Predicted 3D model of a 380-nucleotide RNA (Bacterial RNase P class A) from a Deltaproteobacteria bacterium. It was read from a public genome assembly, where an Rfam model found it. NCBI's taxonomy places the organism under Bacteria, Pseudomonadati, Myxococcota, Myxococcia. It matches the Rfam family "Bacterial RNase P class A". Rfam describes the family as follows. Ribonuclease P (RNase P) is a ubiquitous endoribonuclease, found in archaea, bacteria and eukarya as well as chloroplasts and mitochondria. Rfam links the family to the GO terms ribonuclease P activity, dimeric ribonuclease P complex and tRNA processing.
[in-house]
RNA sequence: GGAGAAGAUUGGGCGGUCGCUGGUCCGUUGCAUGGGCUGGAGGAAAGUCCGAGCUCCGCAGGGCAGGAUGGUCGCUAACGGCGACUGGGGGCGACCCUAAGGAAAGUGCCACAGAGAAUAGACCGCCCCGGCCAGCUAUGCUGAUCGGGGUAAGGGUGAAACGGCGAGGUAAGAGCUCACCAGUUUCCCGGGUGACCGGGAAAGCUAGGCAAACCCCAUUCGGAGCAAGACCAAAUAGGAGAACGCUUGAGAGUGGCCCGCUCGAUGUUCUCGGGUAGCGUCGCAUGAGGCGGCAGGCAACUGCCGUCCCAGAGGAAUGAUCGCCGCCCUCCGGGCGUCUCUGGAGGGAACAGAACUCGGCUUACAGAUCUUCUCCGAUG
Repeated sequence: GGAGAAGAUUGGGCGGUCGCUGGUCCGUUGCAUGGGCUGGAGGAAAGUCCGAGCUCCGCAGGGCAGGAUGGUCGCUAACGGCGACUGGGGGCGACCCUAAGGAAAGUGCCACAGAGAAUAGACCGCCCCGGCCAGCUAUGCUGAUCGGGGUAAGGGUGAAACGGCGAGGUAAGAGCUCACCAGUUUCCCGGGUGACCGGGAAAGCUAGGCAAACCCCAUUCGGAGCAAGACCAAAUAGGAGAACGCUUGAGAGUGGCCCGCUCGAUGUUCUCGGGUAGCGUCGCAUGAGGCGGCAGGCAACUGCCGUCCCAGAGGAAUGAUCGCCGCCCUCCGGGCGUCUCUGGAGGGAACAGAACUCGGCUUACAGAUCUUCUCCGAUG
């Protein structure tokens, strides 16, 4: 100097004029108008994908079906999240990805090609026996052909062919046998909380891939949701009909089904018909809260101490305008060996608006800045 990897911050500033809104104070009998002080959108507010806090449901208990998650150990209120580690994969590397339990419980799929694709298989081949023909160095050999048998080491097909390589053995071959290697199973030693890693021994045992296929295994799961819910106001034809029932129980009870349990009688359910519902009040922001320091921990995070209150609209506030400065891009000059400094003009400035709250994940994002690390080249 170039190319990368991981992480973080910011994403306009200042001033004037006018305007909106929460809280509080003054003012008033009270309200209003008005005035003082003080606060007023994000890092994703988006998606509505997970998890909870909170609210409601006289069962939320047990089971079945169904759903979710899937290496280990930690963190957390919890999670499908986060951290660290392990296995596998990618990269020269810093680092990144991982849907990562089980294929010997069962079922299923692997196009085409190929003989054959997991209880596999004979196309080209190799070997043996028999028949027949021809040749020859003649009772045997060679070649062609027909039939029968053996074989899966060589070749071919394919993404993948039922362990690999070498030797022995065989009629020819084959883990048929042996040495080495890989895998699998069993046992032992060492390290680690653990997943797992390293080493040794035995057994010729050789059983492809897919479970992000059905399935099996382990863990786990009440439901509905701020349009939850509470209260005030208003209105109600104490309407009509049907079915079942009255304690030997109709019916109701917040995902489906069964059991259980509770409530239950001038009853319950269903159908038809009628009336009322304010732009009402609360819920509504003090929180698993923010910031700082110390301690513990590899980290995620936890504990202690101190400090702060940082939106709460209600058809939906947080804005408009002017000026200067800053940032980015283009053009025209000046200085300068380079780095770079300076003047003017024009243009531009991302994604995007709280609505009960919080912890995550995912997606979008112009520009600017910082930290650490890796690789390549040059110079000293």